Model confidence (mean pLDDT): 85 of 100. Predicted 3D model of a 71-nucleotide RNA (transfer RNA) from an uncultured Bacteroidales bacterium. Its Rfam family is "tRNA". By type it is a transfer RNA.
[in-house]
RNA sequence: AGGGGCAUAGUUCAAUGGCAGAAUAGCGGUCUCCAAAACCGUUGAUGGGAGUUCGAAUCUCUCUGCCCCUG
Numbered sequence: 001a002g003g004g005g006c007a008u009a010g011u012u013c014a015a016u017g018g019c020a021g022a023a024u025a026g027c028g029g030u031c032u033c034c035a036a037a038a039c040c041g042u043u044g045a046u047g048g049g050a051g052u053u054c055g056a057a058u059c060u061c062u063c064u065g066c067c068c069c070u071g
Stems, first nucleotide, its partner, number of pairs: 001070007010024004018054001026042005047063005
């Protein structure tokens, strides 16, 4: 320099163009002499910008970051 992939909750991952979910972590509670475990409840996220569409995490363009390949 060229080509390809990835970016969603603190973390690991889902989500046919139609209400963004789960596990775990955090917080509160039940239980217990206390704690752990277990159970119940609860908080929290689509990398930035633009476009297409009635409607975008999803499609298009661009930027940023990371990874892989070619030279």